[in-house]
Context: one part of a larger RNA
RNA sequence: UGACGGGGGCCCGCACAAGCAGCGGAGCGUGUGGUUUAAUUCGAUGCAACACGAAGAACCUUACCAGGGCUUGACAUGUCGGAAGUAGCGAACCGAAAUGGGAGCGACCUGUUAAAUCAGGAGCCGUCACAGGUGCUGCAUGGCUGUCGUCAGCUCGUGCCGUGGGGUGUUAGAUUAAGUUCUGUAACGAGCGCAACCCUCGUUGCCAGUUGCUCUCUCUGGCGAGACUGCCCUAAAAACGGGAGGAAGGUGGGGAUGACGUCAAGUCAGCAUGGCCUUUAUGUCCUGGGCCACACACACGCUACAAUGGAUAGUACAGAAGGUAGCAAUAGAGCGAUCUGGAGCCAAUCCUAAAAACUAUCCUCAGUUCGGAUUGUAGGCUGAAAUUCGCCUGCAUGAAGCCGGAGUUGCUAGUAACCGUGUAUCAGCAUGGCACGGUGAAUACGUUCUCGGGCCUUGUACA
Numbered sequence: 001u002g003a004c005g006g007g008g009g010c011c012c013g014c015a016c017a018a019g020c021a022g023c024g025g026a027g028c029g030u031g032u033g034g035u036u037u038a039a040u041u042c043g044a045u046g047c048a049a050c051a052c053g054a055a056g057a058a059c060c061u062u063a064c065c066a067g068g069g070c071u072u073g074a075c076a077u078g079u080c081g082g083a084a085g086u087a088g089c090g091a092a093c094c095g096a097a098a099u100g101g102g103a104g105c106g107a108c109c110u111g112u113u114a115a116a117u118c119a120g121g122a123g124c125c126g127u128c129a130c131a132g133g134u135g136c137u138g139c140a141u142g143g144c145u146g147u148c149g150u151c152a153g154c155u156c157g158u159g160c161c162g163u164g165g166g167g168u169g170u171u172a173g174a175u176u177a178a179g180u181u182c183u184g185u186a187a188c189g190a191g192c193g194c195a196a197c198c199c200u201c202g203u204u205g206c207c208a209g210u211u212g213c214u215c216u217c218u219c220u221g222g223c224g225a226g227a228c229u230g231c232c233c234u235a236a237a238a239a240c241g242g243g244a245g246g247a248a249g250g251u252g253g254g255g256a257u258g259a260c261g262u263c264a265a266g267u268c269a270g271c272a273u274g275g276c277c278u279u280u281a282u283g284u285c286c287u288g289g290g291c292c293a294c295a296c297a298c299a300c301g302c303u304a305c306a307a308u309g310g311a312u313a314g315u316a317c318a319g320a321a322g323g324u325a326g327c328a329a330u331a332g333a334g335c336g337a338u339c340u341g342g343a344g345c346c347a348a349u350c351c352u353a354a355a356a357a358c359u360a361u362c363c364u365c366a367g368u369u370c371g372g373a374u375u376g377u378a379g380g381c382u383g384a385a386a387u388u389c390g391c392c393u394g395c396a397u398g399a400a401g402c403c404g405g406a407g408u409u410g411c412u413a414g415u416a417a418c419c420g421u422g423u424a425u426c427a428g429c430a431u432g433g434c435a436c437g438g439u440g441a442a443u444a445c446g447u448u449c450u451c452g453g454g455c456c457u458u459g460u461a462c463a
Stems, first nucleotide, its partner, number of pairs: 001463002003460003007457007015447002019411005026303008034294002042053002064289007073130001077129002080126003088105002093100001108121004132278002135276003141272002143267003146263001148261001153192006159168003172183003198255004203225007212217001228249001231243003305404001309363007322351002326345002331340003370401001375396007417439007
């Protein structure tokens, strides 16, 4: 000087407390461990792995396994040589397919020529250099990322102090979300961070737009205005508290933005890359299987256990996003999934809520008209193909479950909770991810305690 302390002081954070809703018990979905397996590909492992890479494993993907093939190779560049109905397309046939097989069809570019005549190129075959590797090492690396943490810190120049390591500045008194600012001060300044500048929501003016209504307004886009402790009270200052006006008030709400560094943190399987290994195989093509197994354990979710409810019928109101190999209305068929058909739409025009509320009726506390797992059966959709292994619908079946031990998670306002909607991936497949709106709470005395962090100080047999 740091680090550490079941040392001290000060301060902060959904850290506790105060509340609300959960998880932990049940069934199912998904991930992981374990076990099993020919294979169950690989990685991620306290916080910071476990609905994570994967924004979507039937084939493909695919890296794994079994079997069948190929060896200058599925792909690239070059050397040398060669063939010419050549390259390419390719029927029958063998086969699970790949591969093989070859009837038949049959070229291109440049120059040249009477002419597929000749020369060259492209393409093809052989040869050798090489290709290839999701093989190993993230403890050889780049790049990118997580984390402490959006925490308020981390440093430098000159000066001064100290033999020196170093100190000072950066400490102190106030204050702040903040090393934010003020006052004091052997320090005076500066840099990276903080803040501001950026995007968005809320108010308003002008301009433009055209499809709503008909030029007022709503909407979309652009350019501006507006908020700065500016004003008032109080204070030495910074500030704090209160007030006025205002759509908005003290960082207005949300986002983007992540200092010096820490964890030899993560990633050689996104990509790149050193070294090592492999080269008739650790490369590559194909068929089938596996990644979906199942005594069990954990993690994240969904659905419930009901009457603030379940069921049936009628009536209502969004935002955002996407759409031409697409989205699709009205209409018709069907109990339904869905099908037929296709107006309209490159979108203010076409494609859309549910809970709620109201009315009417059934159910009246029960394993039930709760709950929907499981199973049987009949269908539909996508796709060559749905058995291993997809989703949806009808009928039947109707399991556990009556609110969950120790423990543990999220959340402070348009938030939690509840309710539905859209989208990426995608032929098909969403209880996950990301977004969108609708309804809309409770509580915060406070900092003793738990966890994490910041500053000062103290002890140290630690570095």
Background: Small-subunit ribosomal RNA, 3' major domain from a metagenome, 463 nucleotides, folded computationally. The coordinates come from a structure-prediction model, not an experiment, and the mean pLDDT is 81.